Description: The RNA shown here (Lysine riboswitch aptamer) has 159 nucleotides and comes from a mouse gut metagenome. The prediction has a mean pLDDT of 85. Of the family's consensus pairs, 100% are formed in the model.
RNA sequence: GUAGAGGCGCAAGAAUUAUGAGUAGGCUUCCGGACACAGUAAGGUGUGGAGGAAGGAAGACGAAAGGAAGGAUUGCCGAAGAACUUAUCAGCCUUAAGGAUAAGAUUCUGGGCAUACAGUGAAGAACUGUAUGACUGUCAUCGUAAGAUGGAGGGCUAC
Repeated sequence: GUAGAGGCGCAAGAAUUAUGAGUAGGCUUCCGGACACAGUAAGGUGUGGAGGAAGGAAGACGAAAGGAAGGAUUGCCGAAGAACUUAUCAGCCUUAAGGAUAAGAUUCUGGGCAUACAGUGAAGAACUGUAUGACUGUCAUCGUAAGAUGGAGGGCUAC
């Protein structure tokens, strides 16, 4: 450098389905009586409002996104995930935090599973992080063997 292996193996886009939810939302009627809105918070600016704001009740109507499931397809075996840094984005501007995307030979994790806690989330789903547990693959050492101990994927096997 090339080709491979680990298995409930990893990831992606599209379609379908359920959930989201009879929720948000606007409309109508009544109550109410001065504030309300801009993704979160603050400041500014602007818009709407006694020709009735916010909020509440009733009626008819009534979504979507993220996330999820199974199968097929595609790409793969640091597959991938997380943290950190930088940049960009969001229906006004500034600041701060958070979110999304991209990049980074920066750091950690071999892998899947189960349990507990925490976070995100509408959620008893799922994902992420930490810890524990057995299982599994790989290499090294010890051992007659069964097996034991230890290490990490920039590793291991073959050429």
The sequence is in RNAcentral, with records from MGnify.